[in-house]
């Protein structure tokens, strides 16, 4: 310097235009004499800034990050 993927809860992954779940970990109760374990429940999340749309993680542009490939 070209070209392509990827970005979603602390972490690991769904969800491909109609209210964004789950796992695990967190906080809280319950069970235990006490920790584990186990049940309930609870808070938490679409890299950033346009755009198209009635309505955008989902599509379109640019721009960060980080991976790969060519020069």
């Nucleotide at each position: 310097g070209c070209g392509g993927g990827u970005g979603u809860a602390g972490u690991u992954c769904a969800u491909c235009g109609g209210u964004a779940g789950a796992a695990u970990g967190c906080g809280a109760g319950c069970u235990u004499c006490c920790c584990a374990a186990g049940c309930u429940u609870g808070a938490g999340a679409g890299g950033u800034g346009g755009g198209u749309u009635c309505g955008a993680u989902u599509c379109c542009c640019a721009u960060c990050a980080u991976c790969c490939g060519c020069u």
Background
Predicted 3D model of a 71-nucleotide RNA (transfer RNA) from an uncultured Lachnospiraceae bacterium. Its Rfam family is "tRNA". Gene Ontology term of the family: triplet codon-amino acid adaptor activity. The coordinates come from a structure-prediction model, not an experiment, and the mean pLDDT is 82.